[in-house]
């Protein structure tokens, strides 16, 4: 210098004019509100609402069934499907990245197409033995039948371990050596997942659990239109069921069981729908010290004004800064590879937007910058 990997920061500033919303003050008012002044007024994702919690209300003696979620190990956290570290597997020359990562010798199901055969395998071609027929230059060749064979060919994502040898009519873990895999014993390391070494065994027992299922652990329901307070309106009538021969209701999925229990349902008619709280200071941000590899924890200091009617937070212009393109000048620095800078013109600034509040994840985003690291090349 080029190409990358990871982590993080920012998402323009100032001024003028016009405009919007809450709140406070002054004035006006036909009491509905209006005018002026002042303070404050979105984000890294406020978004999707996919997880987890706080908060609120309802419910909760107990037992059983069903349902949902999570899934390597150890930590972090209020909690999580999140984060950190490590393990295993895969990818990359590398920095590093990816994994929906328990169990398929508890059971059941499924495995398209191709192929002879797809899960206690399978003879299509080939190879070997033997019998029959035909031919013969007597070496054998061709056709057919019976049997053996999984070494070779072919199909497939996958064909029941691999290489070499012994063996055999031809072959085969049939046997042997080494390797891979599985099971199992011992030694060593690690909190653990697991890793390293060594011995033995049968010789090899396919995949799929985001298929049922099994194992371990976890799980009440509804949501701020939750919920609470104040104010305020009305007019009753009819029908059915029921009061121990018990309607109806609760245990918010169901059953057992338990409990409450005198009202409940439908139709016609009438009426209210206004204000306040909840509401923003919370598992909060930043800095420093300490503990920890880290996520994070802890102590001290410091900072702090969205809270709406589900409605506001915007637009134009100018200057400056930044980035890109083109043109003009050829300046400065360095031993060098190379680096930095000036002037003019034109262009650019995205995605999006609070509504009870937090922690995550996912998705969108013009671009700019910072730090650490990797690979290649060049210079001294």
């Nucleotide at each position: 210098u080029g190409a990358g990997u990871c982590a993080g920061u920012c998402a323009g500033g100032c001024g003028g004019c016009c405009g919007c919303g809450u709140c406070g003050g002054a004035c006006c008012u036909c009491c509905g509100g209006g005018u002026c002044c002042g303070c404050c007024g979105a984000g890294g994702a406020a978004c999707g609402u996919c997880c987890g919690g706080g908060c609120u209300c309802c419910g909760u003696a107990g037992g059983g069934c069903a349902g949902g979620g999570u899934g390597g190990u150890g930590g972090g956290u209020a909690a999580c499907a999140c984060c950190c570290a490590c393990c295993c597997g895969g990818g990359g020359u590398g920095a590093c990245c990816c994994g929906c990562g328990g169990g398929a010798c508890a059971g059941u199901g499924c495995c398209a197409c191709a192929g002879a055969g797809a899960a206690c395998a399978g003879a299509c071609c080939g190879c070997c033995u033997u019998c029959c027929c035909g031919g013969u230059c007597c070496g054998c060749c061709g056709g057919g039948g019976a049997g053996g064979u999984a070494a070779g060919g072919g199909u497939g994502a996958a064909a029941c371990g691999g290489u070499g040898g012994u063996g055999u009519a031809a072959g085969a873990g049939a046997c042997c050596a080494c390797c891979a895999g599985c099971g199992u014993g011992c030694c060593g390391g690690g909190c653990g997942a697991c890793c390293g070494g060594u011995g033995c065994g049968g010789c090899u027992c396919g995949g799929u659990a985001a298929a049922c299922c099994c194992c371990a652990c976890c799980c009440g329901g509804a949501g701020c239109a939750a919920g609470g307070c104040c104010a305020g309106a009305c007019a009753g009538g009819g029908a059915g069921c029921g009061u121990u021969c018990g309607a109806g209701g609760g245990c918010u999925g169901c059953c057992c069981g338990c409990c409450c229990g005198a009202g409940c349902u439908c139709c016609c008619g009438g009426g209210u729908a206004g204000g306040c709280c909840g509401c923003u200071g919370g598992a909060g941000g930043c800095g420093u010290g300490c503990g920890g590899c880290a996520a994070c924890g802890u102590a001290c200091g410091u900072c702090g004004u969205a809270g709406a009617g589900g409605g506001a937070u915007g637009g134009c212009c100018g200057c400056c800064a930044c980035c890109c393109g083109c043109g003009c000048a050829c300046g400065g620095g360095g031993u060098g590879a190379c680096c930095c800078a000036g002037c003019g013109c034109g262009g650019g600034g995205a995605c999006a937007g609070a509504a009870c509040c937090c922690g995550g994840c996912g998705u969108a985003u013009c671009g700019a910058c910072u730090g650490a690291c990797u690979c290649a090349u060049c210079c001294g």
This is a predicted structure of a 380-nucleotide RNA (Bacterial RNase P class A) from Cellulomonas sp. URHB0016. Taxonomically the source falls in Cellulomonas (Bacteria, Bacillati, Actinomycetota, Cellulomonadaceae). Its Rfam family is "Bacterial RNase P class A". About the family: Ribonuclease P (RNase P) is a ubiquitous endoribonuclease, found in archaea, bacteria and eukarya as well as chloroplasts and mitochondria. By type it is a ribozyme. Of the family's consensus pairs, 97% are formed in the model.